The prediction has a mean pLDDT of 82. Predicted 3D model of a 72-nucleotide RNA (transfer RNA) from a Parcubacteria group bacterium. It matches the Rfam family "tRNA". Rfam classes the family as a transfer RNA.
[in-house]
RNA sequence: GCCGGCAUAGCUCAGUGGUAGAGCAACUGUUUUGUAAACAGUAGGUCGUCAGUUCAAAUCUGACUGCCGGCU
Numbered sequence: 001g002c003c004g005g006c007a008u009a010g011c012u013c014a015g016u017g018g019u020a021g022a023g024c025a026a027c028u029g030u031u032u033u034g035u036a037a038a039c040a041g042u043a044g045g046u047c048g049u050c051a052g053u054u055c056a057a058a059u060c061u062g063a064c065u066g067c068c069g070g071c072u
Stems, first nucleotide, its partner, number of pairs: 001071007010024004018055001026042005048064005
């Protein structure tokens, strides 16, 4: 230099156009002599950034940024 992949909650990841979810972690409650476990609930998101397409974008398109891999 060229090519490809990834970027979504604190962490690991779903979601392939129509109000963004799960597990773990956190917090509260129930239970227990107490802790853990179990059960119920709560909170936590400008979906990397900027534009474009569309009635509507996490999703499609372009550019940029960061990370990973391959080729030379």